Predicted 3D model of a 497-nucleotide part of an RNA (small-subunit ribosomal RNA, 5' domain) from a Dehalococcoidia bacterium. The sequence was found in a public genome assembly. The prediction has a mean pLDDT of 88. Taxonomically the source falls in Dehalococcoidia (Bacteria, Bacillati, Chloroflexota).
Context: one part of a larger RNA
């Protein structure tokens, strides 16, 4: 000097574009963030045709079975010193739902069960029993192979759990709509993409006033058990392993692109943003699934809120607004799905506090502007004076003049690949009309450092980054007038180079 997620004192006109709990990962009220499909399925309502009065068909909406999502999106940063991250390899150890390339296939059957309906319990949540019933829900039964297992031969490879043939052996499937052309799916297989899991070389803070540390410890043989290796767990075998190149232990911290700052070299720090990791009231656990040990799912225990008919139940903002508490300190309980991008659906669309806007805050960058010219040997008033005078000051007044901005009034987008649709927005911008009008201040002024007088005070009272001022003429405290420095800011403080 520069920098800030700032803060606090004064002060404040606009706009653009960012950014806004650094603390209590303390507790929440309240509303909203994940649904959607009726073109899988049986019902129900409601509307309209038709009727041989049993119904049948068309629309429409719907709790429930079913499928898909919900494991993505958005959030925080405790713990982690860790193959966590980062970067370069490896899987002869592996998994992949949707999606795209191709290859085969979709035959026949069986029993349930919700919703409805009848009985019960319960104060609620909420349950238990009887019947009926559909299916893309669920079971068998054929077929089935380049899949799977197993045996045999061959072939690669440093290695064979690879690859080729050959036997046997096991295992699927499901409709739906149709303009009747076909579409959409199902069910095995190979293969791509994208996307995880797993191993490994290397780097990743601080302490030796932490020197030893280790018993599933380190290795093996067998099994389990995973997609998959593996001491990952289990028997049992043997005594290993690991460390001044700092093991253990303690303190600290999510790492990375990168960001300040520095000529570089370093040196701090990791907020927005975007990768990756980890949590989801504290701790453990699986279930479902392709995918979670699962933020708005389950169960357990635990602390804490509410209800409760005292029998027993509910609930988890580190999701977006809000509240309340802490704290120096940090925002609306806003609009819209119009754009981007997700889920879900043939599709219309339906849901999306992801976003995309718009609010509030000078928090911060950039920009404008508060007016331009002419105006006196210089008006009043201040102030200081050696009383002549000097300054404020061309400054004001005055007079031209201009309208950025303000204010009225009129048009009015683009963003929309599509014929219609735009939340921002009657916005940005464009045109007209008014009138200098609507608009400065903040720190300083002994030296370090640019800026000096006078009056108060009197070691008081203050002041102050340091060095020091202040006890009667203080350029250092206070005011005042001047100055000077920077401007919608300025000063201070805290922090990092």
């Nucleotide at each position: 000097g520069g920098a800030u997620a700032a803060a606090c004192g004064c002060u404040g006109g606009c706009g653009g574009c960012g950014c806004g709990c650094u603390u209590a990962a303390u507790g929440c009220a309240u509303g909203c963030a994940a649904g959607u499909c009726g073109a899988a399925c049986g019902g129900u309502c409601c509307c309209g045709a038709g009727u041989u009065c049993g119904c049948u068909c068309g629309g429409g909406a719907u709790a429930g079975u079913g499928g898909c999502g919900a494991a993505c999106g958005g959030g925080u940063g405790a713990g982690u010193a860790a193959c966590g991250c980062g970067u370069g390899g490896g899987c002869g150890a592996c998994c992949u739902g949707c999606c795209c390339u191709c290859c085969a296939g979709u035959g026949g059957g069986g029993a349930a069960u919700a919703a409805c309906u009848c009985c019960g319990c319960g104060a609620a949540a909420g349950u238990g029993g009887g019947g009926c019933u559909a299916a893309u829900a669920c079971c068998g039964c054929a077929u089935g192979a380049c899949a799977u297992g197993g045996c045999c031969a061959g072939c690669u490879u440093g290695a064979a759990u690879g690859c080729u043939g050959g036997c046997c052996a096991u295992c699927a499937a499901a409709g739906c709509c149709u303009u009747c052309g076909g579409g959409c799916g199902c069910u095995g297989g190979a293969g791509g993409a994208g996307g995880g899991g797993c191993c490994u070389g290397c780097g990743u803070u601080c302490u030796a006033u932490c020197a030893g540390c280790u018993u599933g410890u380190u290795g093996g043989u067998a099994g389990g058990g995973u997609a998959a290796u593996g001491g990952c767990c289990u028997a049992c075998c043997a005594a290993g392993g690991c460390g001044a190149u700092g093991a253990c232990g303690g303190g600290u911290a999510g790492c990375u692109g990168g960001u300040c700052u520095g000529a570089g070299a370093g040196g701090a720090c990791g907020g927005u943003c975007a990768g990756c990791c980890a949590c989801a009231c504290g701790g453990g656990c699986a279930c479902u699934g392709a995918g979670a040990c699962a933020c708005g799912g389950g169960c357990c225990c635990g602390a804490c809120u509410c209800c409760u008919a005292c029998g027993g139940g509910a609930g988890g903002c580190a999701g977006c607004a809000g509240c309340a508490g802490g704290g120096a300190a940090u925002c609306u309980u806003g609009g819209g799905c119009a754009a981007u991008g997700g889920g879900c659906g043939a599709a219309a669309g339906c849901c999306u506090g992801a976003c995309c806007c718009a609010g509030c805050g000078a928090c911060g960058c950039c920009g404008c502007g508060u007016g331009g010219g002419g105006g006196a040997a210089g008006a009043a008033g201040g102030c200081c004076u050696u009383c002549g005078g000097g300054u404020c000051g061309u400054a004001a007044a005055c007079c031209c003049c201009u309208u950025u901005u303000c204010u009225c009034g009129g048009g009015g987008a683009a963003g929309a690949g599509u014929a219609a649709g735009g939340a921002c927005g009657g916005u940005a911008c464009c045109c007209g009309a008014g009138g200098a009008a609507u608009a400065a201040g903040u720190c300083u002024c002994g030296g370090c450092c640019a800026a000096c007088u006078a009056c108060g005070u009197g070691c008081c009272a203050g002041c102050a980054g340091c060095c020091g001022c202040g006890g009667u003429a203080a350029u250092a405290c206070g005011u005042a007038g001047g100055a000077g420095g920077c401007g919608a800011g300025c000063g201070u403080u805290a922090u990092c180079c």